[in-house]
Order: sequence, then C1' cells, then structure tokens
RNA sequence: GAAGCCGGCCGGACAGCCGCUCGCUGCGGGGCAAGCGGGCCGGAUCAAGACGGCCCGUGCCGCGGCGGGAGGAAAGUCCGGGCUCCACAGGGUAGGGUGGCGGGUAACUCCCGCCCGCCGUGAGGCGAGGAACAGGGCCACAGAGAACAGACCGCCGAUGGCUCCCCUCAGCGGGAGAUCAGGCAAGGGUGAAACGGUGCGGUAAGAGCGCACCGCGCCUGCGGUGACGCAGGCGGCACGGCAACCUCCACCCGGAGCAACACCAAGUAGGCAAGCGAUGACGUGACCCGCCGAGCUUGCGGGUAGGUGGCUCGAGCCCGGGAGCGAUCCCGGGCCAAGAGGAAUGGCUGUCGGGGCCUUCGGGCCCUUACAGAACCCGGCUUACAGGCCGACUUCCGCA
RNA sequence: GGGCGCUUAGCUCAGCGGGAGAGCACUGCCUUCACACGGCAGGGGUCGCUGGUUCAAUCCCAGCAGCGCCCACCA
Repeated sequence: GAAGCCGGCCGGACAGCCGCUCGCUGCGGGGCAAGCGGGCCGGAUCAAGACGGCCCGUGCCGCGGCGGGAGGAAAGUCCGGGCUCCACAGGGUAGGGUGGCGGGUAACUCCCGCCCGCCGUGAGGCGAGGAACAGGGCCACAGAGAACAGACCGCCGAUGGCUCCCCUCAGCGGGAGAUCAGGCAAGGGUGAAACGGUGCGGUAAGAGCGCACCGCGCCUGCGGUGACGCAGGCGGCACGGCAACCUCCACCCGGAGCAACACCAAGUAGGCAAGCGAUGACGUGACCCGCCGAGCUUGCGGGUAGGUGGCUCGAGCCCGGGAGCGAUCCCGGGCCAAGAGGAAUGGCUGUCGGGGCCUUCGGGCCCUUACAGAACCCGGCUUACAGGCCGACUUCCGCA
Repeated sequence: GGGCGCUUAGCUCAGCGGGAGAGCACUGCCUUCACACGGCAGGGGUCGCUGGUUCAAUCCCAGCAGCGCCCACCA
C1' cells in the first nucleotide's frame, strides 16, 4: 500500500423568525356533571382519617411568561419479564417450548467463556450440538441387493463330477476347458448411502482369514468443576442414515392482555331470532377432576362513544472505583430526560461542519439527505439504513 | 395498539417429504350453413421471496414481503 475480518460509536451543530403539544404560572372572560387541589361545617370517637354537605381554585376560551418535547432501530410482534384482571384443591395426563458443558440474568429461544464438528491460507465464521441395542415409521428413482442385504457383469473351479488330451499293458498320475454342483465379493456398475479404509501376507479365487497403521467400540489410568482431551491395553468390527418424522429422556411453561383493569357521568327497549343444553352448561384452550342444579353462545336490534386513574422514578441514565478472561455484579457520587389520545415533537433563512463533481489550484457548482417516527414499561433477537469516525487482528506485495 | 389466519396455473381450490394436480377459463382439430353444447388433443407454474434441516422440500423450521379477519363500553 492492497484485500479482508471482528468489535464499538455517530447518524448534524449554532443563531433568528413563524407554528404544534405538555407542565408550571400571570391577567381577563365564561362556568352543566363526574375528576383533581385546598378550606370550612356536621354527627360518632380521647383524637384523626374515612363518610356526608357547602365554598374557593382548577378543569373550558382568549392573550402572555418560563421550562420539556422521537429512535438506534421507536419497526416486525419473534422470544422473555414487570404490571393488571380471571383462575388457583390437586394431578402434570394431553399440549407447547428448550436441548454440548460451565456461568450471567428478574427471565429468555438472549449474552459470555470453553468443548466438539464443518468451512476458510488466515484473522475468523457457522452449528435446534441429548438418545437410532425402548419401540414404531421412512430411505423415492436407479440398482443384483437398502438393513441382521445381495450376486448383474465378473473372479475361481482347490473339492465332487463332465468332456478332451498326455503317459501307461491297465490303473494310479499329470494337463486343458467352463458347460455342472459349487466357492467368492477383490474389481466394474447403481446410488445420497452398499455391512470399516490403506498396504503387506495369504488363497483355487477371495475374505479381518492373519498382521501393521488409521477409524470404531469397550476397559483402565491421568488432566479438567464439566462437555471433553491425552496415554495404555483389549476386541477382528459386533453398532448405515433420518428424531427441524412420531417417540423416549431431562428441564421449563396456568390463561389473557393497557382496546388489560378500576372509578365516575350520561343514556336505552333486559326486545327478536338461531344454535347448544340435565346424555353436563360452568370452572378464561382440552382431560382426569371439582363444583353446581340452569342456563350459555352467536347474530340482529337499542343506548353511549364523554371524563379520570393505570402513565411514566425505572431490573433507569451518567461519572469514578473495585471483583471477574468475559457476560455481569458490587460500592460511592451526581441527574430526572416526551407522556399525546382522530394522536404534538415541525417549517423557513443564515453561518459552520459533512459529502459529490469540475479545476487554469485562486476557486466554482450542487446536495445537506439514508432507514424511518413513541402509544403501559423494560431486557433481547431479527429486519431496514445515505454517509462517516475509532480500535484490535489477518493475508499478500513493496521498502528499510 | 393487541390477537390470529392465508399465499399452489388467468380464477376457485386439493395435495402435505420422493412424479405438481382438479374444475372453470385458454388454444387447435372434429361436429354445424354459422354459433353454442358436445367429443378428442394440447399449452400454461421461480408452489410469495430468502436461508436452514434432509440424499431429496409445495410440504418440516426460521426470517422477510403481501393480503385478509377479529378485539371499545352499557343493559
């Protein structure tokens, strides 16, 4: 210098003008209910809260002042949790999920470290990564044979036969053939996969038949918390693949979701139809089970579509120190940073910054953007993203 | 905002690990004077997209994309 790989971060800044919304506040107006804040009174009580009544302010409108106002993904809603309601006598059966080992966490399908396998020259990347001697199922086509297999081409024909030849008086014997019985699975071929691989020996030809190495299995020892690794011995191979097919094993999971839920106000017709129902409605999916003794579900129709709480202080953010390889945890200090509800968070101008193109190196022209936008909150994952910054590392080339 | 479902030929759908199919529609031929009906033959598919598991994926799993449905309160 080129190419690459991993991690972290930013994703405009300032000023002016005009607007939107929320909170606090000033003035004026208006004032029908619920609500919120405050005050007074009532009766009970030792007293107060709660309860009831009344009043003021607010809530509404207009004009002002001060302060706050989208994201790294606010997204997909794929996981997990908080919170709320329903259920809660139990079983943990069905059902769903997770799956190397150890740790982190409120929890997780997330994160960290390690092991093993695969890919890459490498930095690194990927892996739903338990069990296939508990059982069932599948393995199409091709192929002889697809699971305790098989013989198409092929090899042999030692052994028992057959045919022929040689030798011999004859027999014994020797040789040839492949066309019999039969032996074999080395080689060819099929396939994703063919019942260990390579080599040597061996044999009629062959074969773990024997041996060496590798693989596999079992045992022992050592190291490690463990997954696992290393070493030695034994076994001649007995155990094909698929569990993101059913299943088995271990562990986890009650259901629904802020349109949850609670309170208030206003208003209407407890109406009609269909279905299920004492052979079981209901118990917020099913079953066992429990409880109860009659309703339930759906559609049409009717009314209101207003207010308040839940709502933003929380597993919160920043800085410093400590423990740990790390995820993370602990301690100390500081901070409060959207809370809307047919739904605000915007627009214009200027300067700076950033980027692109051209250049006569003086500068000129253009853009100022990408993905996108809170809706109860939080931890993750995934997906989208113009442009830019920082750090660690690898490979190659060049120079010293 | 929340909860679900679907995507296969032009349309409506089946198929659910090993050949992509049915009905209607379309094209050609026969029939008819002509059309319809009928008969025969035929064409047409990135199975929404991208990855993963598997020897093999429309099917199993995951992530995206598109489309559709339901959910306010009172009695």

Background
The prediction has a mean pLDDT of 76. This is a predicted complex of two RNAs, RNase P RNA and transfer RNA, with 475 nucleotides together. It holds a member of the Rfam family "Bacterial RNase P class A". It is annotated as a ribozyme.